[in-house]
Context: one part of a larger RNA
RNA sequence: GGAUGAACGCUGGCGGCGUGCUUAACACAUGCAAGUCGAACGAUGAACCCCACUUGCUGGUGGAUUAGUGGCGAACGGGUGAGUAACACGUGAGUAACCUGCCCUUAACUCUGGGAUAAGCCUGGGAAACUGGGUCUAAUACCGGAUAUGACUCCUCAUCGCAUGGUGGGGGGUGGAAAGCUUUUUUGUGGUUUUGUAUGGACUCGCGGCCUAUCAGCUUGUUGGUGAGGUAAUGGCUCACCAAGGCGACGACGGGUAGCCGGCCUGAGAGGGUGACCGGCCACACUGGCACUGAGACACGGCCCAGACUCCUACGGGAGGCAGGAGUGGGGAAUAUUGCACAAUGGGCGAAAGCCUGAUGUAGCGACGCCGCGUGAGGGAUGACGGCCUUCGGGAUGUAAACCUCUUUCAGUAGGGAAGAAGCGAAAGUGACGGUACCUGCAGAAGAAGCGCCGGCUAUCUACCUGCCAGCAGCCGCGGUAAUACGUAGGGCGCAAGCGUUAUCC
Numbered sequence: 001g002g003a004u005g006a007a008c009g010c011u012g013g014c015g016g017c018g019u020g021c022u023u024a025a026c027a028c029a030u031g032c033a034a035g036u037c038g039a040a041c042g043a044u045g046a047a048c049c050c051c052a053c054u055u056g057c058u059g060g061u062g063g064a065u066u067a068g069u070g071g072c073g074a075a076c077g078g079g080u081g082a083g084u085a086a087c088a089c090g091u092g093a094g095u096a097a098c099c100u101g102c103c104c105u106u107a108a109c110u111c112u113g114g115g116a117u118a119a120g121c122c123u124g125g126g127a128a129a130c131u132g133g134g135u136c137u138a139a140u141a142c143c144g145g146a147u148a149u150g151a152c153u154c155c156u157c158a159u160c161g162c163a164u165g166g167u168g169g170g171g172g173g174u175g176g177a178a179a180g181c182u183u184u185u186u187u188g189u190g191g192u193u194u195u196g197u198a199u200g201g202a203c204u205c206g207c208g209g210c211c212u213a214u215c216a217g218c219u220u221g222u223u224g225g226u227g228a229g230g231u232a233a234u235g236g237c238u239c240a241c242c243a244a245g246g247c248g249a250c251g252a253c254g255g256g257u258a259g260c261c262g263g264c265c266u267g268a269g270a271g272g273g274u275g276a277c278c279g280g281c282c283a284c285a286c287u288g289g290c291a292c293u294g295a296g297a298c299a300c301g302g303c304c305c306a307g308a309c310u311c312c313u314a315c316g317g318g319a320g321g322c323a324g325g326a327g328u329g330g331g332g333a334a335u336a337u338u339g340c341a342c343a344a345u346g347g348g349c350g351a352a353a354g355c356c357u358g359a360u361g362u363a364g365c366g367a368c369g370c371c372g373c374g375u376g377a378g379g380g381a382u383g384a385c386g387g388c389c390u391u392c393g394g395g396a397u398g399u400a401a402a403c404c405u406c407u408u409u410c411a412g413u414a415g416g417g418a419a420g421a422a423g424c425g426a427a428a429g430u431g432a433c434g435g436u437a438c439c440u441g442c443a444g445a446a447g448a449a450g451c452g453c454c455g456g457c458u459a460u461c462u463a464c465c466u467g468c469c470a471g472c473a474g475c476c477g478c479g480g481u482a483a484u485a486c487g488u489a490g491g492g493c494g495c496a497a498g499c500g501u502u503a504u505c506c
Base pairs, nucleotide, nucleotide: 001506002505003504004503006502007501008500009499010498013373014372015371016370017369018368019366020365021331026329027328028327030326032324035072036071037070040069041068043066050060051059052058053056079284080283081282089208090207091206092205093204094203095202098201099200104196107193108192109191110190111145112144113143114142120135121134122133123132124131125130151174152173153172154171155170156169157168158167159166160165180189181188210256211255212254217247218246219245222244223243224242225241226240227239228238229237259281260280261279262278263274264273265272266271286307287306288305289304309320310319311318312317337363339362340361341360345359346357347356348355349354376406377405378404379403386397388395389394410447412442413441414440415439416438420433423430424429450495451494452493453492454491455476456475457474461490462489463488464487471478472477
């Protein structure tokens, strides 16, 4: 000098764009953050309209609504950085050792049966959370049978490779599928098996990136083999048996620290430091463990167990998890609103309308940062007043003010007033931001300057006060009666809505 997610002191006009718990991965009141589908299903059946009569608290049509069964989603999106020195990450390869819902694509099919169950009704238990029994019922829920390209296995032929092997054709055997709904009856949309992409993931390997030897030896599923189990899949991943190996001064093992990267800061570069915001990957979700469901989790707002903590209780038993967005307490030098909206972008469900969405879009707060603008412009004296210095002549403040002539950015006020809307809807209509941006008019210089420094480094000097006191100080050092170094004043220098100080990095 540059930089910062900064803090502190003094000061503070406006706008745009960013950014804001670095500390206690401390504990959390409250409401919100994941639902949706009636075009899968049985119930429930409001309004309106129409019809029928037995004219009624009637029946039908109609379908709003609601819980339940079922489907899809909830594994995304959002947060945090505790752990992790590791194939966690980066980069480059491999999988002939693998999986992949929804979307696209290829081929074929969608035949025939069955028994339940929730809701409902009846009846119990419990303070509650919740739960038992009986009975009735549906499905795209569940379970059989048929059919079979493909799957597995055996035989055989051809071909290819990179070792294990891969691909294609033929034959035998084994065990396997399905579901309907809707209609503007041309259908549309689903279901099952299958081919190939895509996308997403899984595993393996080469190389790379911290400190420490005041850590020198470490290891028994350890290292390898055979066989088996398990997995989507290779593999001591697990197990039985066998062998005695494997790693290490090219730093094993141990200890400390730490999420990694694209990047960011600095520097001419080499390098050094760093990993806030934004993007990619990983890990975690009160602490530890476990599996279930599923295409996908060992699952932040799912289940179970144990533990600590908090709450309710009728003492028998129950409930909870903000490292989601706000917000509270606490810690701290220190970090924001319990806002508005789904209008846009994106996501989930749905045929759609639509519903949900603290993702997101926006507004609020903070000079926290960067950028831009303003606090007026021109004229105006051999130069007012005041304060300051003085050799008492004067000097400087200083064209500065007053005064004259203008302008009106920004702020203020009044009128007008968007784009963002593509879409969706039969149409009417549909913008949170927001009466915002922007445009026009109006009035008046009117409402808007501070902070640090002035001994040298380092641009900037005098007076008074103090008298090794009070104090200053980044280093050298100032102060003991003439202090340009303390304090005050005048003047000056520097930067400016900021200026200084502290901390950290280069």

About this RNA: Small-subunit ribosomal RNA, 5' domain from Arthrobacter ginsengisoli, 506 nucleotides, folded computationally. The coordinates come from a structure-prediction model, not an experiment, and the mean pLDDT is 84. The full RNA is in RNAcentral, with records from ENA.